[in-house]
Large-subunit ribosomal RNA, domain II from an archaeon, 694 nucleotides, folded computationally. It matches the Rfam family "Archaeal large subunit ribosomal RNA". It was read from a public genome assembly. Its mean pLDDT, the model's own confidence on a scale to 100, is 83.
Context: one part of a larger RNA
RNA sequence: ACCGGCGAGUUGAUGUAUGUAGCAAGGUUAAGAGUCUACGGCUCGAAGCCGAAGCGAAAGCGAGUGUGAAUAGCGCGAUUUAAGUUACAUGUAUCAGACCCGAAGGCAAGUGAUCUAUCCAUGGGCAGGCUGAAGCGGAUGUAACAGUCCGUGGAGGGCCGAACCGCUUAACGUUGAAAAGUUAUCGGAUGACCUGUGGAUAGGAGUAAAAGUCUAAUCAAACUUGCAGAUAGCUGGUUCUCCUCGAAAUAGCUUGAGGGCUAGCCUUGCGUGUUAAGCAUCGGGGGUAGAGCACUGAAUGGGAAUGGGGGGUCACCAGCCUACCCAUCCUGAUCAAACUCCGAAUACCGAUGUGUAUUGCGCAGGAGUCAGUCCAUGGGGGAUAAGCUCCAUGGUCGAGAGGGAAACAACCCAGACCGCCAGCUAAGGCCCCUAAAAUCACCUAAGUGGUAAAAGGAAGUAAAGAUGCUAAGACAGCUAGGAUGUUGGCUUAGAAGCAGCCAUCAUUUAAAAAGUGCGUAACAGCUUACUAGUCGAGCAUUUUUGCGCCGAUAAUUAACGGGACUAAGGUGGUUGCCGAAGCUGCGGAUUGCAUUCAGGUGCUGUCCUGUUUGCAGUGGUAGAGGAGCGUUCCAUGUUAGGUUGAAGGGAUACCGUAAGGAGUCCUGGACGAUAUGGAAGUGAUUAUGCCGGU
Numbered sequence: 001a002c003c004g005g006c007g008a009g010u011u012g013a014u015g016u017a018u019g020u021a022g023c024a025a026g027g028u029u030a031a032g033a034g035u036c037u038a039c040g041g042c043u044c045g046a047a048g049c050c051g052a053a054g055c056g057a058a059a060g061c062g063a064g065u066g067u068g069a070a071u072a073g074c075g076c077g078a079u080u081u082a083a084g085u086u087a088c089a090u091g092u093a094u095c096a097g098a099c100c101c102g103a104a105g106g107c108a109a110g111u112g113a114u115c116u117a118u119c120c121a122u123g124g125g126c127a128g129g130c131u132g133a134a135g136c137g138g139a140u141g142u143a144a145c146a147g148u149c150c151g152u153g154g155a156g157g158g159c160c161g162a163a164c165c166g167c168u169u170a171a172c173g174u175u176g177a178a179a180a181g182u183u184a185u186c187g188g189a190u191g192a193c194c195u196g197u198g199g200a201u202a203g204g205a206g207u208a209a210a211a212g213u214c215u216a217a218u219c220a221a222a223c224u225u226g227c228a229g230a231u232a233g234c235u236g237g238u239u240c241u242c243c244u245c246g247a248a249a250u251a252g253c254u255u256g257a258g259g260g261c262u263a264g265c266c267u268u269g270c271g272u273g274u275u276a277a278g279c280a281u282c283g284g285g286g287g288u289a290g291a292g293c294a295c296u297g298a299a300u301g302g303g304a305a306u307g308g309g310g311g312g313u314c315a316c317c318a319g320c321c322u323a324c325c326c327a328u329c330c331u332g333a334u335c336a337a338a339c340u341c342c343g344a345a346u347a348c349c350g351a352u353g354u355g356u357a358u359u360g361c362g363c364a365g366g367a368g369u370c371a372g373u374c375c376a377u378g379g380g381g382g383a384u385a386a387g388c389u390c391c392a393u394g395g396u397c398g399a400g401a402g403g404g405a406a407a408c409a410a411c412c413c414a415g416a417c418c419g420c421c422a423g424c425u426a427a428g429g430c431c432c433c434u435a436a437a438a439u440c441a442c443c444u445a446a447g448u449g450g451u452a453a454a455a456g457g458a459a460g461u462a463a464a465g466a467u468g469c470u471a472a473g474a475c476a477g478c479u480a481g482g483a484u485g486u487u488g489g490c491u492u493a494g495a496a497g498c499a500g501c502c503a504u505c506a507u508u509u510a511a512a513a514a515g516u517g518c519g520u521a522a523c524a525g526c527u528u529a530c531u532a533g534u535c536g537a538g539c540a541u542u543u544u545u546g547c548g549c550c551g552a553u554a555a556u557u558a559a560c561g562g563g564a565c566u567a568a569g570g571u572g573g574u575u576g577c578c579g580a581a582g583c584u585g586c587g588g589a590u591u592g593c594a595u596u597c598a599g600g601u602g603c604u605g606u607c608c609u610g611u612u613u614g615c616a617g618u619g620g621u622a623g624a625g626g627a628g629c630g631u632u633c634c635a636u637g638u639u640a641g642g643u644u645g646a647a648g649g650g651a652u653a654c655c656g657u658a659a660g661g662a663g664u665c666c667u668g669g670a671c672g673a674u675a676u677g678g679a680a681g682u683g684a685u686u687a688u689g690c691c692g693g694u
Stems, first nucleotide, its partner, number of pairs: 001694006011096013026050003032044005054061002064076004099237002102234001106227006117201009126191001128160003131156001135152006164188003169184004203219001205215002240628006250263005264369002266366007278354007290342001291340002296336003300332004306327004310322004372397001374395008402413003417588004422584003428578003431563003437575007449565001456550002460547010477534005483507003488502003513528001517526002589618006597610004629683001631680006641671001648667005654661002
């Protein structure tokens, strides 16, 4: 891992609701007793309980009573439709282990120091080598000491290094040879050394050269057993089928925030009976969007008439000046969630009419939900960031399959009862992959399309304009001229068109500046304006629009889905087609309502079962409700059946909407259906489930 088996809402008590049954203004027994065919029935047994009357704290009174001074008022009751009680079943609540498995832990009583920590008693062990303290002797030395030298001596938590004890570093080992080792290396090795044997100390206790270390592979409180099924607002798991409906992720409160309670939203039953939503008309209040500046504030240009302050001048004091500040006024143009002289659309409330739906409302039983998500729109927070966060309104997903978007919960289309080798469409598509296409006009040359993009840039190209010049010849090119007074005056070393300042006249002309740009030390030289000729048809500037270009840098050829495309790209038009579980057609199932007929029940109302037809419905998680299938056992039942072969097993093309159920053959070798009821140890792919096998 697979296969097989086991494996989780039970039982008791007490409420409550519903259903069924008995009796009914009553219902019912409990303990116990008697009796029998003794598992278990039957008959007694009214103590007690519930109901038929309530009110009051109570005494108590009573269809009333309590309060009260009250005959009042008010509260709770009675009246009229008036029903209870017992049992069983089912749902649910409470108390119990209470659906199952799961803690870390708590407490109690005991067991441990053969491991290890410390201590006590008594034993044992430490190759070999080195160093050479004190003391002593001799020599020398001293006045005597001291000192020095030589010898002797053998001290030391001394030195090197085996046994022994340890474990520094590294590698290996890491389902090991080993639940701590191996190899190499390394520390101590006469000491606070190592070690044998016996003994002492223990669980909030011991022991500890102290690390929360060690106390039997267990230690921030050992182990064993018990309380014990501790508790777990937490995680996991919770077993057959079909049918009807179908949520929530919100509010308030919460030692509350991943839990709860009540409400909201779902479901079932009963009641009410035209009430809901929607639509139309009418009537309302509002201060949002927008707008505005009349208020409150913000903010800007101009003006001057005004006031105050500051500064300057002047002091004889008056005056004058002011690109200074504040306030006011006039005027132009503005801004505001906490501004409003104004002011919608919607929304909301009400009335009338319409509308009738698995509508609304009420009571009762049962829930689940309290982590929401993305998209669009209006906003707050943030940075007018976030697949961000918090509200509001709507939608989707959640709980929704199908088609489209290459793939893609939340986008677009569309809501799947089942079947069909039938049809029509939606979104989106129609060259090939890949179902389906043609046509008309224009645009694009960028593979733009196919990148998500800006400021900005450009004789890209297409279209629509505006202005000016132009056969009296434009624009561009080419040829020629571009002069004289004069080197204007000043300045200056020089200044001659061209460093700078001033002036900028006149002449000859077709035209030519007291000079447009180079250039020279200054001249010179080149050039321009301007003019003529040549040429011969449009030229120049500008506005707007369409589609393109650059701007444009990331880690795969790596965001056209690919091939490929110049349309198979873009814009506008036309006509077709494809395309879904949508719609239609045909057949079938089922639910609700209406309806036809038949049967049954009941005093009536009506209800139940089956049936005909019609209409409408039938996605679904949590969850509510309904109907069934199957397993084991019991009763009828010593049933039918069964060695002429039961149960069980194997095979199989049959039947049923499903759970499931037959038939036949083989196996098997003794039990055992169907039906109607009853009772449960009643259904397993999942709990890192348990046991076994492979």